[in-house]
Molecule: Bacterial RNase P class A
Organism: Acidimicrobiia bacterium
RNA sequence: CGAGCUCGCCGGGCGAUCGCGGCUGGCGCAAGCCUUCCGAGGAAAGUCCGGACUCCACAGGGCAGGGUGCUGGGUAACACCCAGGCGGGGUGACCCGACGGACAGUGCAACAGAGAGCAGACCGCCGAUGGCGCGGGCCCUUUGGGCCCGUAGGCGAACCACAGGUUCGCUGCCCGAUCCCCGGAUCGGGCAGCACAGGCAAGGGUGAAACGGUGGGGUAAGAGCCCACCAGCAUCCCGGGUGACCGGGAUGGCUCGGCAAACCCCACCCGGAGCAAGGCCAGACAGGGACGACGGUGGCCCGCCGAUCGAGUCCCGGGUAGGCCGCACCGAGGUCGGCGGCAACGUCGACCCCAGAUGGAUGAUCGCCGCCUGCACGGCUCCGCCGGGCAGAGCACAGAAUCCGGCUUACAGGCGAGCUCGCCGG
Numbered sequence: 001c002g003a004g005c006u007c008g009c010c011g012g013g014c015g016a017u018c019g020c021g022g023c024u025g026g027c028g029c030a031a032g033c034c035u036u037c038c039g040a041g042g043a044a045a046g047u048c049c050g051g052a053c054u055c056c057a058c059a060g061g062g063c064a065g066g067g068u069g070c071u072g073g074g075u076a077a078c079a080c081c082c083a084g085g086c087g088g089g090g091u092g093a094c095c096c097g098a099c100g101g102a103c104a105g106u107g108c109a110a111c112a113g114a115g116a117g118c119a120g121a122c123c124g125c126c127g128a129u130g131g132c133g134c135g136g137g138c139c140c141u142u143u144g145g146g147c148c149c150g151u152a153g154g155c156g157a158a159c160c161a162c163a164g165g166u167u168c169g170c171u172g173c174c175c176g177a178u179c180c181c182c183g184g185a186u187c188g189g190g191c192a193g194c195a196c197a198g199g200c201a202a203g204g205g206u207g208a209a210a211c212g213g214u215g216g217g218g219u220a221a222g223a224g225c226c227c228a229c230c231a232g233c234a235u236c237c238c239g240g241g242u243g244a245c246c247g248g249g250a251u252g253g254c255u256c257g258g259c260a261a262a263c264c265c266c267a268c269c270c271g272g273a274g275c276a277a278g279g280c281c282a283g284a285c286a287g288g289g290a291c292g293a294c295g296g297u298g299g300c301c302c303g304c305c306g307a308u309c310g311a312g313u314c315c316c317g318g319g320u321a322g323g324c325c326g327c328a329c330c331g332a333g334g335u336c337g338g339c340g341g342c343a344a345c346g347u348c349g350a351c352c353c354c355a356g357a358u359g360g361a362u363g364a365u366c367g368c369c370g371c372c373u374g375c376a377c378g379g380c381u382c383c384g385c386c387g388g389g390c391a392g393a394g395c396a397c398a399g400a401a402u403c404c405g406g407c408u409u410a411c412a413g414g415c416g417a418g419c420u421c422g423c424c425g426g
């Protein structure tokens, strides 16, 4: 200098004038007027979690249902936060993970593929063994049959249209010829198998996944078939850690996995409804009829409480649809500092009081500044940077409604701190 990562923060500023909501105080019979101070956010949003608060038992037992799911800590609580472990990604700073259980059981795996759940043989390799063929020998009473024996290839290299094949070289075996030191040398020719039964699971191919990997032995070809090392699993032991877990060692059989945000199992948590909760005041009215023992309690059962001559439900008719509290006092409050803690956080001290309606306030205008965009101009080290000028009905996302703690989503532009990678210079 360039490219990034993480954390924290700001998100127009100042002044003047006018306006709006609210509190305190004053004046006024009242309407209202004056004064003092306060007046959106980091997300006030989505309403997704967790609580406070209120009512129903101070929410009690069971079933059903739902949620959470590595460990330790934080918290009023949480699906949140912090620290750590493990797994995955990144060169790295760092990021992501509902991350308990797949020998309790039930189930799932499309397409492709030969075979996908106690798997399988398409190509391929082999064809030891058996069969057929070929050669030879023997036997039986003949066309024929039976019995026995034999049946040589291997290695390497190059090339190609490379599941494999072709050619060449070396070596081996058989036959014939020549030579001699009689066992070799040289030359020439040849080498009959088939791939049927069957064997294999190396190699190829399919797939997200094919029942360990590499090397050696072994074999007809092969294979944990055997061996060495490695990986993994199980059991045991030692050491470290509060723990998740980590490091090391021994033994074993040589060894199939995946999915539980599939049912399910295990552990822990959860009663329901919600500020239109709930309570008070004022005011109005007109009662009538039916059912009538259950209701509170909105999953069910138990239990509890209240009712059984009046609760409740339904129908017809009538009335009202106002105000206050909850609710804005003081709180899981805020700011600053000290202490403890790696941190989340806790604790102590000082200071501060900080929006609040119910047609729902928080705005408008002007001036200066800042930033952005556009236009033209000047300069320079000219893909750009710097400088001043003009213009803009340009200044992100958005806006409280019972209140807090989180998560998630939206957000022009900017600031600070720490760290990583690359290049260059010293």
Stems, first nucleotide, its partner, number of pairs: 001422010012369007020039003025034003041397001045408002048406005053274004060302004065270005070084005085099001086097004100265002105263002107259002122204002124200003129197002131194002133151008153171008172191009212230006231255001233252008278325004287316005294306003333352008370395002372392004377387004